FMN riboswitch aptamer (RFN element) from a mouse gut metagenome, 110 nucleotides, folded computationally. The RNAcentral record of the sequence draws on MGnify.
[in-house]
């Protein structure tokens, strides 16, 4: 430098004119680091503002965990109990639909 890869999840019951959105239970976890991590540190997407060349740049914003056990070492493993999840649409959405057959941290290969 080029090529490829690169995000998962609503099943059952209840209420209601209407909810995969509410209630009870269920289910899911991007990338790098580090004793193996959704909730330790960092990155990415998204969102907001500003600028302009109108899709790019800069800046901002950016969720959530405790206790016990093993061990040289673990907020990462094991046990227990908890918690979190952009924007737009719609009966209030981490799981539906949409921007997105997009973008991208990064990984692999040549």
């Nucleotide at each position: 430098a080029c090529u490829u890869u690169g995000g998962g999840g609503c099943g059952a019951g209840g209420u209601g004119u209407a909810a995969u959105u509410c209630c009870u239970c269920a289910c899911c976890g991007a990338c790098g680091g580090u004793a193996a991590a959704g909730c330790c540190c960092g990155u990415g997407a998204a969102c907001a503002u500003u600028g302009c060349u109108u899709g790019c740049a800069a800046u901002g914003c950016c969720g959530a965990a405790u206790a016990g056990g093993u061990g040289u070492a673990a907020u990462u493993c094991c046990u227990a109990u908890g918690c979190c999840g952009a924007c737009a649409g719609u009966a209030u959405a981490g799981u539906c639909u949409g921007g997105a057959u997009g973008a991208g941290a990064a990984a692999a290969g040549u």
The prediction has a mean pLDDT of 85.
The model forms 100% of the base pairs in the Rfam consensus.